[in-house]
A computed fold for a 72-nucleotide RNA from a Bacteroidaceae bacterium, annotated as transfer RNA. Rfam family: tRNA. The coordinates come from a structure-prediction model, not an experiment, and the mean pLDDT is 81. The organism belongs to Bacteroidaceae, within Bacteria.

RNA sequence: CGCAACGUAGCUCAGUUGGGAGAGCAGCACCGUCUGUAGUGAAGGUCAUAGGUUCGAGUCCUAUCGUUGCAA
Numbered sequence: 001c002g003c004a005a006c007g008u009a010g011c012u013c014a015g016u017u018g019g020g021a022g023a024g025c026a027g028c029a030c031c032g033u034c035u036g037u038a039g040u041g042a043a044g045g046u047c048a049u050a051g052g053u054u055c056g057a058g059u060c061c062u063a064u065c066g067u068u069g070c071a072a
């Protein structure tokens, strides 16, 4: 330098017909307990960045950035 995949909560990830942004874990509060486990609740988001298409974009298109892999 070329090609491909990926980028969504603090972490691991789902979201695939374009229309509700979610789960588990962690942290916080409550309950309970000898301690821990378990239970309940709330909170937590510039969907990598920018632009485009569309009534509507995490999802489609383009460019850029980053990570990983492959080839040379």
Stems, first nucleotide, its partner, number of pairs: 002070006010025004019055001028041003048064005